[in-house]
RNA sequence: AGCAGAGUGGAGCAGUGGAAGCUCGUCUGACUCAUAAUCAGAAGGUCGCAGGUUCAAAUCCUGCCUCUGCAA
Numbered sequence: 001a002g003c004a005g006a007g008u009g010g011a012g013c014a015g016u017g018g019a020a021g022c023u024c025g026u027c028u029g030a031c032u033c034a035u036a037a038u039c040a041g042a043a044g045g046u047c048g049c050a051g052g053u054u055c056a057a058a059u060c061c062u063g064c065c066u067c068u069g070c071a072a
Base pairs, nucleotide, nucleotide: 002070003069004068005067006066007065010024011023012022013021018055026042027041028040029039030038048064049063050062051061052060
């Protein structure tokens, strides 16, 4: 070379055509003498990259990149 799996906010993961959500974390506020805990709110994502199909793609198809495993 070959085969399989994975790549989605800072971290871990959902989402298998109608289009981005959960937990933790971060920030702000409330509460407190203060901190923690708790409560409320906010920011943060060209869904690995590039094409294709489709009215519509994170999702389907093709190629490439990275990581893990199998085999050699």
The RNA shown here (transfer RNA) has 72 nucleotides and comes from Acetatifactor sp.
The coordinates come from a structure-prediction model, not an experiment, and the mean pLDDT is 83.
Its Rfam family is "tRNA". The family's RNA type in Rfam is transfer RNA.